[in-house]
RNA sequence: CGCGGAGUGGAGCAGUUGGUAGCUCGUGAGAGUCAUUAUCUCAAGGUCAGUGGUUCGAGUCCGCUCUCCGCAA
Numbered sequence: 001c002g003c004g005g006a007g008u009g010g011a012g013c014a015g016u017u018g019g020u021a022g023c024u025c026g027u028g029a030g031a032g033u034c035a036u037u038a039u040c041u042c043a044a045g046g047u048c049a050g051u052g053g054u055u056c057g058a059g060u061c062c063g064c065u066c067u068c069c070g071c072a073a
């Protein structure tokens, strides 16, 4: 150099045919308890690796770039 896969809150992952970005754990607050856990409720935290394009509208489609993993050499 060539081929394939991945990049989405702190962590692990969904997101189907393009139409308001979600789940579990964690964190914070409250309820609960004599107290701590268990359990329940609520909240914060993302502008989806970057950039450009298509579109009324892009996490999703297209081009280029970056990072990581694998295959081949």
Base pairs, nucleotide, nucleotide: 002071003070004069005068006067007066010025011024012023013022019056027043028042029041030040031039049065050064051063052062053061

The RNA shown here (transfer RNA) has 73 nucleotides and comes from a Bacteroidaceae bacterium. The coordinates come from a structure-prediction model, not an experiment, and the mean pLDDT is 81. Its Rfam family is "tRNA". Rfam describes the family as follows. Transfer RNA (tRNA) molecules are approximately 80 nucleotides in length. Its family is annotated with triplet codon-amino acid adaptor activity in the Gene Ontology.